[in-house]
RNA sequence: CAAGCCGGCCAGACGGUCGCGGACGUUCGCGUCCGAGGAAAGUCCGGGCUCCGCAGAGCAGGGCGCUGGGUAACGCCCAGUCGGGGUGACCCGAAGGAGAGUGCCACAGAAAAGACACAGCCCCGGAUCCGUCCGGGGCAAUGGUGAAAUGGUGGGGUAAGAGCCCACCGGCGGCCGGGUGACCGGCCGGCCAGGUAAACCCCGCCCGGAGCAAGGCCGAACAGAGACCGAGCGCUUCGGCGCUCAGGAGUUGCUCGCUCCCCGUGUCUCAGGUGGGCCGCUCGAGGCGCCGGGCAACCGGCGUCCCAGAUGGAUGACCGUCCCUCGCCUGCCGCGCAGAUGAGGACAGAACCCGGCUUAUCGGCCGGCUUGCACU
RNA sequence: GCCCGCUUAGCUCAAAGGACAGAGCGCAUGGCUUCGGACCAUGAGGUUAGGGGUUCGAGUCCUCUAGCGGGCACCA
Numbered sequence: 001c002a003a004g005c006c007g008g009c010c011a012g013a014c015g016g017u018c019g020c021g022g023a024c025g026u027u028c029g030c031g032u033c034c035g036a037g038g039a040a041a042g043u044c045c046g047g048g049c050u051c052c053g054c055a056g057a058g059c060a061g062g063g064c065g066c067u068g069g070g071u072a073a074c075g076c077c078c079a080g081u082c083g084g085g086g087u088g089a090c091c092c093g094a095a096g097g098a099g100a101g102u103g104c105c106a107c108a109g110a111a112a113a114g115a116c117a118c119a120g121c122c123c124c125g126g127a128u129c130c131g132u133c134c135g136g137g138g139c140a141a142u143g144g145u146g147a148a149a150u151g152g153u154g155g156g157g158u159a160a161g162a163g164c165c166c167a168c169c170g171g172c173g174g175c176c177g178g179g180u181g182a183c184c185g186g187c188c189g190g191c192c193a194g195g196u197a198a199a200c201c202c203c204g205c206c207c208g209g210a211g212c213a214a215g216g217c218c219g220a221a222c223a224g225a226g227a228c229c230g231a232g233c234g235c236u237u238c239g240g241c242g243c244u245c246a247g248g249a250g251u252u253g254c255u256c257g258c259u260c261c262c263c264g265u266g267u268c269u270c271a272g273g274u275g276g277g278c279c280g281c282u283c284g285a286g287g288c289g290c291c292g293g294g295c296a297a298c299c300g301g302c303g304u305c306c307c308a309g310a311u312g313g314a315u316g317a318c319c320g321u322c323c324c325u326c327g328c329c330u331g332c333c334g335c336g337c338a339g340a341u342g343a344g345g346a347c348a349g350a351a352c353c354c355g356g357c358u359u360a361u362c363g364g365c366c367g368g369c370u371u372g373c374a375c376u
Numbered sequence: 377g378c379c380c381g382c383u384u385a386g387c388u389c390a391a392a393g394g395a396c397a398g399a400g401c402g403c404a405u406g407g408c409u410u411c412g413g414a415c416c417a418u419g420a421g422g423u424u425a426g427g428g429g430u431u432c433g434a435g436u437c438c439u440c441u442a443g444c445g446g447g448c449a450c451c452a
Stems, first nucleotide, its partner, number of pairs: 001372010012322007020035006037347001041358002044356005049211004056256004061207005066080005081095001082093004096202002101200002103196003118143002120139008151169006172189007215279004224270005229264001230245006247261003272451003286305008323345005329339004377448007386401004394432001403419005425441005
């Protein structure tokens, strides 16, 4: 210098005028302070909070899945292991089990799972028109098919061959050593082991459900109608009361358990009315700084700050100066610089609140690293 | 705001992971008819909404995105 990898950050700046939402103050004129995001988004996970009969057990169902750690929790994050890709920095991985069982493996192919022999190779016997053919047996190296063919390469061996034997590699099992562990290393053994679990399934762990339109309080208005509420026993002052069974009620299903109701201002359905106010509501697993622990995620301590709460839903518009990018023109011989001028400055936008993931995003800055070339 | 569902030819729908994704209606061309309809024959028309992944192989399984549709208030 060129090409690339990783991490972090910014999201135009300042001033003026007018305007919008909220809180506080007010002499009711107004004044002071605060006012979107890294994703506020998708609603894909996890939690807080609230209610449902405090939600217990079993089945069904759903989710997750290498190991260790972090966390309120997670499908997230950090550190590592293994596998794959890249010359490399580095990146990617839904990564338990196919030696529990079942299913599937189209077409092609002889054969798709304890299978098979199409072409072919070899031996023996017979026939022969000497090209070959027929019968019996051995084989799975070579060819062909396929995504995949019962370990791979090389050598020995053999009639031809074959883990039949040997060496190395791969896989499996055992032992020893290291590591918290995934796993790694070494030695020994004999050759049985196709793929698919984002197919059913098995193993381990987790999950009650619904959601701020949750839920609570107040107010306004209207028009009611229908369905259901069983049986038995006992007591009775004849109004009812008690017990048992049945029935109804469950915020996904089934069974059991549990609780409530069982003529109550009861439950359900249809019809009708309203489109109001307040609480929940924003101070929180909170932000920033320093110190300490830890490789890190993160945790602990101290100090400091208060930072949107709307309900047709505020956070905007214009002007000026400057900044960044691009185009065009002029000047200087020119790299480039200076001046003038025009356009552009993304994605998007709170609605109960947090932790993540994913997706969208003009342009730019900073730090670390790799490879190649050149020079010293 | 929250909770669900769907997307295959112009329309309505099929397709149990396996050639080149089919059917009906519609459309085009030809035939029949004086002409039109009906009928007969032939044909066109598909990035299976889009991207990525699992698998030998995806319309189908998983995931992300886009679009469309439905439901949820309070009082009595």
This is a predicted complex of two RNAs, RNase P RNA and transfer RNA, with 452 nucleotides together.
Its mean pLDDT, the model's own confidence on a scale to 100, is 79.
It holds a member of the Rfam family "Bacterial RNase P class A". The family's RNA type in Rfam is ribozyme.